[in-house]
Molecule: transfer RNA
Organism: Candidatus Woesearchaeota archaeon
Formats: sequence, structure tokens, C1' cells
RNA sequence: GGGCCUGUAGCUUAGCUUGGAUAUAGCACCGGUCUUAUAAGCCGGAGGUCGGGGGUUCAAAUCCCCUCAGGCCCA
Repeated sequence: GGGCCUGUAGCUUAGCUUGGAUAUAGCACCGGUCUUAUAAGCCGGAGGUCGGGGGUUCAAAUCCCCUCAGGCCCA
């Protein structure tokens, strides 16, 4: 230098192929309940520039372009 893969909440992750209603779940976190107390269980809550920017479209996590980070391969 060239090619491919990955990036979504603090962590892991569904959704991408085939664009469509408020982006999903578990763990963790916060509050409540229960308990002498803690844990577990149960109920509720908060938390997201979907790596970043631009484009296409009525509408983009999803399609296109550029770019950043990590990994693999070739040279």
C1' cells in the first nucleotide's frame, strides 16, 4: 500500500440480509417489597450522538461515500 471482518446502554447482545410505528433483552446500577439483617425472588425506574461525518429517501442502526479504532490475510 491492497483486501476482508468487527464497532448498538457501564458489560454482553437482538434488530442490518428484505429501510417503516417509541431501537431489544440479560447482567450491573437506583428505588420499593420481602428479611432481625444480607443475598436470592418479586415490582418499578434511570441509562443510547447505533464509532464519527456526509449523501440518498417521505422515512436510515439498516442503503451509498469518506473517515476513526481493533482484528485477520496479501504484498